[in-house]
RNA sequence: AGAGUUUGAUCCUGGCUCAGGAUGAAUUCUAGCUACAGGCUUAACACAUGCAAGUCGAGGGGCAGCAGGGAGAUAGCUUGCUAUCUUUGCUGGCGACCGGCGCACGGGUGAGUAACGCGUAUCCAACCUACCCCGUACUCAGGGAUAGCCCGUUGAAAGACGGAUUAAUACCUGAUGUUCUCCUUUUUUGGCAUCAUUAUUGGAGCAAAGAUUGAUCGGUACGGGCUGGGGAUGCGUCUGAUUAGCUUGCCGGCAGGGUAACGGCCUACCGGGGCAACGAUCAGUAGGGGUUCUGAGAGGAAGGUCCCCCACAUUGGAACUGAGACACGGUCCAAACUCCUACGGGAGGCAGCAGUGAGGAAUAUUGGUCAAUGGAGGCAACUCUGAACCAGCCAAGUAGCGUGCAGGAUGACGGCCCUAUGGGUUGUAAACUGCUUUUAUGCGGGGAUAAAGGAGCCUACGUGUAGGCUUUUGCAGGUACCGCAUGAAUAAGGACCGGCUAAUUCCGUGCCAGCAGCCGCGGUAAUACGGAAGGUCCGGGCGUUAUCCGGAUUUAUUGGGUUUAAAGGGAGCGUAGGCGGUCUGUUAAGCGUGUUGUGAAAUGUAGGUGCUCAACAUCUGCACUGCAGCGCGAACUGGCGGACUUGAGUUGGCUGAAAGUAUGCGGAAUUCGUGGUGUAGCGGUGAAAUGCUUAGAUAUCACGAAGAACUCCGAUUGCGAAGGCAGCAUGCUGUAUCCUUACUGACGCUGAAGCUCGAAGGUGCGGGUAUCGAACAGGAUUAGAUACCCUGGUAGUCCGCACGGUAAACUAUGGAUGCCCCCCUGUUGGCCAAAUAGUGUUCAGCGGCCAAGCGAAAGCGUUAAGCAUCCCACCUGGGGAGUACGCCGGCAACGGUGAAACCUCAAAGGAAUUGACGGGGGCCCGCACAAGCGGAGGAACAUGUGGUUUAAUUCGAUGAUACGCGAGGAACCUUACCCGGGCUUGAACUGCACAGGACUGAUACAGAGAUGUUGAUUCCCUUCGGGGCCUGUGCGGAGGUGCUGCAUGGUUGUCGUCAGCUCGUGCCGUGAGGUGUCGGCUUAAGUGCCAUAACGAGCGCAACCCCUUUCGUCAGUUGCCAUCAGGUUCUGCUGGGCACUCUGGCGACACUGCCACCGUAAGGUGCGAGGAAGGUGGGGAUGACGUCAAAUCAGCACGGCCCUUACGUCCGGGGCUACACACGUGUUACAAUGGCAGGUACAGAGGGCCGGCGCCUGGCAACAUGCGUCCAAUCCUUAAAGCCUGCCUCAGUUCGGAUUGGGGUCUGCAACCCGACCCCAUGAAGCUGGAUUCGCUAGUAAUCGCGCAUCAGCCAUGGCGCGGUGAAUACGUUCCCGGGCCUUGUACUCACCGCCCGUCA
Repeated sequence: AGAGUUUGAUCCUGGCUCAGGAUGAAUUCUAGCUACAGGCUUAACACAUGCAAGUCGAGGGGCAGCAGGGAGAUAGCUUGCUAUCUUUGCUGGCGACCGGCGCACGGGUGAGUAACGCGUAUCCAACCUACCCCGUACUCAGGGAUAGCCCGUUGAAAGACGGAUUAAUACCUGAUGUUCUCCUUUUUUGGCAUCAUUAUUGGAGCAAAGAUUGAUCGGUACGGGCUGGGGAUGCGUCUGAUUAGCUUGCCGGCAGGGUAACGGCCUACCGGGGCAACGAUCAGUAGGGGUUCUGAGAGGAAGGUCCCCCACAUUGGAACUGAGACACGGUCCAAACUCCUACGGGAGGCAGCAGUGAGGAAUAUUGGUCAAUGGAGGCAACUCUGAACCAGCCAAGUAGCGUGCAGGAUGACGGCCCUAUGGGUUGUAAACUGCUUUUAUGCGGGGAUAAAGGAGCCUACGUGUAGGCUUUUGCAGGUACCGCAUGAAUAAGGACCGGCUAAUUCCGUGCCAGCAGCCGCGGUAAUACGGAAGGUCCGGGCGUUAUCCGGAUUUAUUGGGUUUAAAGGGAGCGUAGGCGGUCUGUUAAGCGUGUUGUGAAAUGUAGGUGCUCAACAUCUGCACUGCAGCGCGAACUGGCGGACUUGAGUUGGCUGAAAGUAUGCGGAAUUCGUGGUGUAGCGGUGAAAUGCUUAGAUAUCACGAAGAACUCCGAUUGCGAAGGCAGCAUGCUGUAUCCUUACUGACGCUGAAGCUCGAAGGUGCGGGUAUCGAACAGGAUUAGAUACCCUGGUAGUCCGCACGGUAAACUAUGGAUGCCCCCCUGUUGGCCAAAUAGUGUUCAGCGGCCAAGCGAAAGCGUUAAGCAUCCCACCUGGGGAGUACGCCGGCAACGGUGAAACCUCAAAGGAAUUGACGGGGGCCCGCACAAGCGGAGGAACAUGUGGUUUAAUUCGAUGAUACGCGAGGAACCUUACCCGGGCUUGAACUGCACAGGACUGAUACAGAGAUGUUGAUUCCCUUCGGGGCCUGUGCGGAGGUGCUGCAUGGUUGUCGUCAGCUCGUGCCGUGAGGUGUCGGCUUAAGUGCCAUAACGAGCGCAACCCCUUUCGUCAGUUGCCAUCAGGUUCUGCUGGGCACUCUGGCGACACUGCCACCGUAAGGUGCGAGGAAGGUGGGGAUGACGUCAAAUCAGCACGGCCCUUACGUCCGGGGCUACACACGUGUUACAAUGGCAGGUACAGAGGGCCGGCGCCUGGCAACAUGCGUCCAAUCCUUAAAGCCUGCCUCAGUUCGGAUUGGGGUCUGCAACCCGACCCCAUGAAGCUGGAUUCGCUAGUAAUCGCGCAUCAGCCAUGGCGCGGUGAAUACGUUCCCGGGCCUUGUACUCACCGCCCGUCA
């Protein structure tokens, strides 16, 4: 000293929370010792029991009890002694009593009290003070009682009463009386107003006590002192205004009473005051201070222990005694409670020390001693003292000590986790060896210090002090302390480990259980839950809870704010208050400085000293920031006086304005009325309808009536304090600016209360009512429509008077004054200059843009939100709430003021940023629309999916981006599913050990098969150890299409072949970020050019790659055949050749290069030229950063979890092919641009020996037998549509071919479930398809056939390729969909499938 938390990220505002310290604490877990401090915060609740205030016999009478003495008697007996009894106050002493002093201290508590209660300072000339000290004077003479004791009465008791007798330092009378008090005469000095004081004349009044050991102690009066108290005053001393008025002895006077003393303290009379916004009164809370905690300080909070003061003593009241009380352990009365009782009556007061109950989260022993310190009494010894000193209990605090130290590694076993399998960690930790002994235990020493004193004796001074000697007094306590012995022996835990905050891994759990101070963790890989291991922090403690301060500058004096975050009053006038121009004199209140007094001690702090150290204690110094007195100073503020003119105001002059108010006037429009013309609609809307209209509307003309508002001018215009003000004219009223001198001379600024004004709407009364128009009615819209739209329409809108008093009453910006840049720029009013031009200067306004500065930023910026001063108002997280209650105002409506919750949340908010979104804008693109062609959706079938069904219908894919998809081929197999039958180191692979043996296994039998039984047949290599191979057993691996694609790799789809996505450096911004990548033009393109705080670069685009189109060159078989030759079945068939075609390599060509036009350029345009090809020639491959937790654990791989005689594996059969239905994708059709039959022409690309095919023969055919050919530029190898000819003639047909019957062929172990094909027969739906929807822009669509993969065969109409024939249309970008760029709004950022409001559950 800060940190976490609002956001996708940022800056700010702002709250919440944490880290620190503290406590009279409580509580969880744990606990060895010592010292010092501390210990009912709650019920000022109730209290059993014991103790806490007595003492003096040197005041007194006495003598109950104790001890001693005397006398007498009796007993034991020994002359005398001992014991017992009686008697005697004779002695020590002394219960009770009279008397004196004390009991008003000490100790406890904090209920009350907001007060002169407390603190501090001052005053008393307005006062008292026992005991103690000093001084002066005195202490004479008498008297009568009374308690006790005794006798008696009464009562249960407590006690009460009566009689007799008696003493005193008890009480009373008289005398004297220095003095004292009062009255009176004269007088001195002083002060502070009343006054105080010195001396003095006369008069009046008041005292006393004795005791005794003869030396003292007492007594009385007065004066002084000390100590303690009483009173008065200034200042300070909590909260609330939702408490604004309070007070009748209340304020003052006079007279009296009372008091120690002043005073309305009390009484009578007189007056009418006194307090209060600087907070009276009322209500709530509370003992105050020294101090304590915290804080850098200023402050904030607290007032336990210790000290001072106050108050109280069950509650309330009262006095008595006394020096002192209105009295904690006194009295009286009342009340409540408790106890005793004979029911008549009595007793009591722990907030003293212990202790009990109760309350409570919670707080100790019914201990010891007067040894010390202190107190009371006493001459004293001494007695008393729960004050005090000690001990006991309690981790409740602070401080100190210890629980060992050193060595010891195969770094053991075990645990735990990680791992590269070597190891790492717990960990020198343990065992073990050596050492030490604080502490502990035992034994012994130590009568430690604290002790001073008392008593006696002696000495000195001289009469009570000092010193010396002897003797005596210790509770704690045999304690502290010291020595010896024993032996590591007796002694470690608590919390935490996601961030804040030091410290991490595994297992379990699976939004469950739970955690949490805030943010937040937990939904199957949790560093956040629970356990473990390890680690971190502190340590005889550690956590939690509660409270206070801090952090919080989050109430801001130090030290905050108010345009938009909370916050400027709607505006003006103005009272109190606050603040205030220049010069000068004076004063000294503020201010500064010096000094004096005080600020108790303790506490704090610095230094020293004492306990072994420390805490603790003690000594000395300082501090105690305060208050008051006395001096000095005079700058500033204030007071008083004098002067000034610039602030302010006034006179004069010109001028301005939608300033206010009253009256009058005006035209246009609107509606209505009357009349005319005129005829069928008008009106209204997105479209309509309600409405008006043949009884004549709307339209149009004329005349008339009414009310309201003032077109154009007219605007960053003007005026006004604000609200607000607009036709014209006049009267009255207010006012700013400017110019100019003259006058007054600070008269000023602000302004709580208060008063006034205050839009619209509203209210009351009275008018008025043309338009518009809440409410209301009707018509529409809509799911509904109590709305938006339409037709009507009341209040109102207008005027007068009165009320009300609020608005986004906004510039969301209070008023005033001063200071700081202008070169800018526009405009309104005035003056001046110069002289006409959108000129200049200077004031006062209204605007725009900017420097500095400010600001979180946006922005403000001489009209500040800048720099300063003064005054007022207001704010302190969001919600609850501008609500409730109370008060005030109002006719009401309502307004003003204005909270809280043990109510709730951790945010709410401001500005700006990036995206995304918008039924916002601009630009652009795409078979996106449009223009076209052909389809789908209707039918039948094929195929996939959903659903349903089933023993199973295995699984996955599900908007676009699933659905002829994984599957490029399910009869068995595949196969993962179901049923049934088997196996368990296993169907396959592999390591080790042991045992056995060749392995194999024909045949036969059982069985559905797997399998089992049978068993013909029967090894190799060798270094002779063994090995190879196989089988069995055991151990270790196996195996899993089981789960998780939301743990993953890899791969893929989609946006999208869209033109984007980023980086470095620089620059801008507090920052997130921006710039670059924006702008103009251009492009298919972030393609390029220009411009430019940007300059460059990367991934994408393009190009490079492949195929195709043209040409050249090289090569020439299986291809080709122009030339030469041969041959023929007339076919490159053969020799030969490589010219051509073709094949395969290598090259060339295309670049807007040329021309014209447009353009700065990039580039564009052209039925241009040339060229095979022209503007990327066509096609393919190629897919940026990323998005969808997109798809796939069943292609493969892989983490984790799960199964292990089964979720593994083998076999037979079944299923994946089911079928009311729904959807997707296709095929074939519905026909004549066609169907059928015959004839005939032209491809390309592929594949082929388990094969392709030819020919002969057979069959109508599928195909079969035989013979051949091709391991391929050689053979298979004939394309079909097309063309030619013929038939069909518009029909469910010579269209269409489903379905079904019969017969066959082929593949295969096997075609029943469940194959394809052929023939004959049968001949269904269907006559061009609703809403809607798909593809395609040229060799494309459409149409025609051919081939391949998989494959025994095939459900292929699918997929992937190949060629043949070969169109139509595109005006264009308004709209639909998708996308790109720029901009704008946003309360969205999981990003509009968002967010969010209300109701109900």
Molecule: small-subunit ribosomal RNA
Organism: uncultured bacterium